Transfer RNA from Vicugna pacos, 72 nucleotides, folded computationally.
The coordinates come from a structure-prediction model, not an experiment, and the mean pLDDT is 82.
Rfam family: tRNA. It is annotated as a transfer RNA. Gene Ontology term of the family: triplet codon-amino acid adaptor activity.
RNAcentral records the identical sequence in 4 taxa.
The RNAcentral record of the sequence draws on Rfam.
Lineage of the source: Eukaryota > Deuterostomia > Gnathostomata > Sarcopterygii > Vicugna.

[in-house]
RNA sequence: GGAGGGAUAGCCCAGUGGUAGGGUGUGUGCUUAGCAUGCAUGAGGUUAUGGGUUCAAUCCCCAGUCCUUCCA
Numbered sequence: 001g002g003a004g005g006g007a008u009a010g011c012c013c014a015g016u017g018g019u020a021g022g023g024u025g026u027g028u029g030c031u032u033a034g035c036a037u038g039c040a041u042g043a044g045g046u047u048a049u050g051g052g053u054u055c056a057a058u059c060c061c062c063a064g065u066c067c068u069u070c071c072a
Base pairs, nucleotide, nucleotide: 001071002070003069004068005067006066007065010024011023012022013021018055026042027041028040029039030038049063050062051061052060
């Protein structure tokens, strides 16, 4: 220099054109003399950025940023 992939909750990851979920972590309650475990319940998201298409975009298109793989 060229080609491809990825960016979603504190962390690890799904997801589909019709307002996003799981695990783990975390708060609260129950259980215990207390802790751990277990059970119940809650909070936590500008779907990395900026535009475009669309009635509607996390999803489709474009640009640039970062990470990563391959080729030279």